The prediction has a mean pLDDT of 82. The RNA shown here (transfer RNA) has 73 nucleotides and comes from Nocardioides dongxiaopingii.
RNA sequence: GGGCCGGUAGCUCAGCUGGUAGAGCAGAACACUCAUAAUGUUCCACGCACGGGUUCGAGCCCCGUCCGGCCCA
Numbered sequence: 001g002g003g004c005c006g007g008u009a010g011c012u013c014a015g016c017u018g019g020u021a022g023a024g025c026a027g028a029a030c031a032c033u034c035a036u037a038a039u040g041u042u043c044c045a046c047g048c049a050c051g052g053g054u055u056c057g058a059g060c061c062c063c064g065u066c067c068g069g070c071c072c073a
Stems, first nucleotide, its partner, number of pairs: 001072007010025004019056001027043005049065005
């Protein structure tokens, strides 16, 4: 330098054919308990790497940039 894959909540990851962005874990509060743990409920939760474009509408499609991984040279 070229190719491929990835970047979404504090962490690990979903997200279908473009149509209101989700789960688990962690943390907090409450319930339960003599108490702790476990369990249940609620919150944390307006978070899509950045900048443009297409579209009535973009996490998703197109272009460029940045970061990480793998392969080739």